[in-house]
RNA sequence: CAACAUGCUGUCUAGGGUUCCGUGACCGUUCGCGGUCAGUCUGGUCCAAGAGGCGGCGUAUGGCGCAAGGUCCCGUAUUCGCGGGGUCCGCUGCCCCAUAUAACACGGAAGGACAAAAGCCUGGGAGAU
Numbered sequence: 001c002a003a004c005a006u007g008c009u010g011u012c013u014a015g016g017g018u019u020c021c022g023u024g025a026c027c028g029u030u031c032g033c034g035g036u037c038a039g040u041c042u043g044g045u046c047c048a049a050g051a052g053g054c055g056g057c058g059u060a061u062g063g064c065g066c067a068a069g070g071u072c073c074c075g076u077a078u079u080c081g082c083g084g085g086g087u088c089c090g091c092u093g094c095c096c097c098a099u100a101u102a103a104c105a106c107g108g109a110a111g112g113a114c115a116a117a118a119g120c121c122u123g124g125g126a127g128a129u
Base pairs, nucleotide, nucleotide: 007057008056009055010054011053012052015047016046020044021043022041023038024037025036026035027034028033058101059100060099061098062097063096065094066093067092069089070088071086072085073084074083075082076081104124106127110122111121112120
C1' cells in the first nucleotide's frame, strides 16, 4: 500500500431487555377488580446477528427461445424503399433454465435509538494479527 455485488430484503434463531400481556410478592377492595414493586419471572407481544439458518430479489457466468439489428439471396421499384426467404453473428433487450454468490472473518472503549437492552446501529469501523 492492497477490494469486488464481502449487495438488498423477508422470516426465524442464538442473544436481548421490560412498554403492554401474563406470572409472582405486597396493599386495598363494593369481591367485579384496582394499585405498587419485581426481568435475580419460564413465557406471549417487542428488538435482534458481517463473522447464525432458510427464502426472495439483485448481480455474475453459461444455455434455449423470442424481438429488433447486422449479413446474404430473390421479387418489385427510377431511387429512397417495400415484400419474401436463408443463414450465421455477436452486441442490445425480454422470458425461461442451470450454476455461483464461496473461503476467511480477533476486535474494544465510547456513543445512538425505541419502554429498555443487546451478538441491533455507528461497524467486516478504530485497533490487532
Description:
Predicted 3D model of a 129-nucleotide RNA (Guanidine-I riboswitch aptamer). The sequence was found by an Rfam model in a public genome assembly. Its mean pLDDT, the model's own confidence on a scale to 100, is 78.